Source information
Predicted 3D model of a 476-nucleotide part of an RNA (small-subunit ribosomal RNA, 3' major domain) from Pseudomonas sp.

Context: one part of a larger RNA
RNA sequence: UGACGGUGGCUGGCACAAGCGUUGGAGCAUGUGGUUUAAUUCGAAGCAACGCGAACAACCUUACCUGGCCUUACAAUCCAGAGAACUUCUCAGAGAUGGAUUGGUGCCUUCGGGAACUCUGACACAUGUGCUGCAUGGCUGCCGUCAGCUCGUGUCGUGAGAUGUUGGGUUAAGUCCCGUAACGAGCGCAACCCUUGUCCUUAGUUACCAGCACCUCGGGUGGGUGCUCCAUUACCACAGCAACUGACUAAUCCGAGGAAGGUGGGGAUGACGUCAAGUCAUUAUGUCCCUUACGACCAAUGCUACACACGUGCUACAAUGGUCGGUACAAAGGAUUACCAAGCCGCGAGGUGGAGCUAAUCCCAUAAAACCGAUCGUAGUCCGGAUCGCAGUCUGCAACUUGCAUGUGUUAGGUCGGAAUCGCUAGUAAUCGUGAAUCAGAAUGUCACGGUGAAUACGUUCCCGGGCCUUGUACA
Numbered sequence: 001u002g003a004c005g006g007u008g009g010c011u012g013g014c015a016c017a018a019g020c021g022u023u024g025g026a027g028c029a030u031g032u033g034g035u036u037u038a039a040u041u042c043g044a045a046g047c048a049a050c051g052c053g054a055a056c057a058a059c060c061u062u063a064c065c066u067g068g069c070c071u072u073a074c075a076a077u078c079c080a081g082a083g084a085a086c087u088u089c090u091c092a093g094a095g096a097u098g099g100a101u102u103g104g105u106g107c108c109u110u111c112g113g114g115a116a117c118u119c120u121g122a123c124a125c126a127u128g129u130g131c132u133g134c135a136u137g138g139c140u141g142c143c144g145u146c147a148g149c150u151c152g153u154g155u156c157g158u159g160a161g162a163u164g165u166u167g168g169g170u171u172a173a174g175u176c177c178c179g180u181a182a183c184g185a186g187c188g189c190a191a192c193c194c195u196u197g198u199c200c201u202u203a204g205u206u207a208c209c210a211g212c213a214c215c216u217c218g219g220g221u222g223g224g225u226g227c228u229c230c231a232u233u234a235c236c237a238c239a240g241c242a243a244c245u246g247a248c249u250a251a252u253c254c255g256a257g258g259a260a261g262g263u264g265g266g267g268a269u270g271a272c273g274u275c276a277a278g279u280c281a282u283u284a285u286g287u288c289c290c291u292u293a294c295g296a297c298c299a300a301u302g303c304u305a306c307a308c309a310c311g312u313g314c315u316a317c318a319a320u321g322g323u324c325g326g327u328a329c330a331a332a333g334g335a336u337u338a339c340c341a342a343g344c345c346g347c348g349a350g351g352u353g354g355a356g357c358u359a360a361u362c363c364c365a366u367a368a369a370a371c372c373g374a375u376c377g378u379a380g381u382c383c384g385g386a387u388c389g390c391a392g393u394c395u396g397c398a399a400c401u402u403g404c405a406u407g408u409g410u411u412a413g414g415u416c417g418g419a420a421u422c423g424c425u426a427g428u429a430a431u432c433g434u435g436a437a438u439c440a441g442a443a444u445g446u447c448a449c450g451g452u453g454a455a456u457a458c459g460u461u462c463c464c465g466g467g468c469c470u471u472g473u474a475c476a
Stems, first nucleotide, its partner, number of pairs: 001476002003473003008469004013464001015460002019424003023420001026315008034306002042053002066299003070295001079121005086103001090099003107114002128289001130288001132286001136284001138279003141275001143273001148187006154163003167178003193267004202231001204229001207225003212222003238261001241255001245251001317417001321376006333364002339356001343352003383414001388409004394403001430452007
């Protein structure tokens, strides 16, 4: 000087408390461990691994296993030989591949040959999801959006170093003020950026419809741009105004006006560093290793196994509910190998059909909880839906291992969950649906969107981790 302390002081945090809802018990989904297996590819391991890499494992993917099969291979350069390239048909085979076969003989040319492409041979080589993340770049997690981390000159100290950065206040903040052997500065904080909330200008098509007219009653048509909306241009918030407190400084608190008030809400943004944290399997890359194989191709299998254990979720155990009927209101997305309307067929999954749309026009697309009626009456039930049988549907060469959804029958465990444990402070939690990426097909996951919409916070004694000062130390 740090680090640590069951030292002290100050301080902020869904850290506790006050509340609301979970997990832990059940079934299923999914990941992991273990076991099994020919293989169950690999990585991730307290927080910060475990719905994680994977924004999609039937084949492919695929890296694993079994069997078959290739050796200049897949790129670039060069040499030699043959043939244009390309294409048809057929045999063997699981296919890779091997054999046989048809058409074609093009372009430039000094007629020697050349350019592109294919095959064969030779030579340097190529290849590797092989090893090392403790050799690395890059990227990422965590402390933590915590308020810190440093430097120049000066001063003090023999020196390591100190000072500044401490102190008194204040702040979300090393934010600012005052004091001060310090005076300044840098990286962080804040602001500048995006979005959302009010209003103004301009523009009105595909958006909108107040008034007017027509009308098949649908903004449908004429018409219009007042409104909504969309795009654009400005404005607005600064503790600006008034009062209290305060060193009358920084600032705090109360109030007015205001769409918004004290960083308005949300996002992006992550200092010096820590964990030899993670990743050589995104990619790049040093060293080492393989080179008729640890490389390449193919078929089939596996990654989906199942006495069990754990994590994360979904659905429930019901009446604030289930079922049936009626009726209302979103936002944000996506679409041409795509989205697919009306109509018709089917109980349904779906089929048929073909209109529209390269989209503020058309389509996906009925939002669902809610509301209004009816019924069920506390029951393992008209709760709950696992499991299994049968039947048909879709995607796709292909659905057995191993897909999603549909109808019907079957109806399991489950009556609110021990110790323990997690999330959340407002349009939040809870709850309700919607969309997208990936994608032929395949979400209870992920990411986004809106609807309904709470309770509680006395406070900082305690638990947890953080910041500043201080003190102790046999630690570095």

Rfam family: Bacterial small subunit ribosomal RNA. Rfam links the family to the GO terms ribosome and structural constituent of ribosome.
NCBI's taxonomy places the organism under Bacteria, Pseudomonadati, Pseudomonadota, Pseudomonadales, Pseudomonas.